[in-house]
RNA sequence: GACCGAUAAGGGCAAAAUCACUGUAAAGUGAUGACGCAAAGCUUCCGGUCCUUUUUGAAGGAGAUUUAUCAGAAGGGACAGCGGGGUUACCGAA
Numbered sequence: 001g002a003c004c005g006a007u008a009a010g011g012g013c014a015a016a017a018u019c020a021c022u023g024u025a026a027a028g029u030g031a032u033g034a035c036g037c038a039a040a041g042c043u044u045c046c047g048g049u050c051c052u053u054u055u056u057g058a059a060g061g062a063g064a065u066u067u068a069u070c071a072g073a074a075g076g077g078a079c080a081g082c083g084g085g086g087u088u089a090c091c092g093a094a
Base pairs, nucleotide, nucleotide: 004092005091012037013036017032018031019030020029021028022027035081041087042086043085045084046083047082048079049078050077051076052075053074054073055072056071057070058069
């Protein structure tokens, strides 16, 4: 230095839930709270999931229109605690 990761040391982060605020929503921020985490630090480059706008189709309907449902396409977003990649970093037993 590269891997690796302990019932080590000092520390760190904080799931669900609840409350408040922001957002159409996914979700975010703060507080309480700890399920977990050795990158649960950062980053949407790839895949995935979710939300939303437009549009096409299906289904429904005697037909037309509207709303809701399901699927596709195009756009905009959310998740880094879904996986991979990139990047930076504390400690040092085997």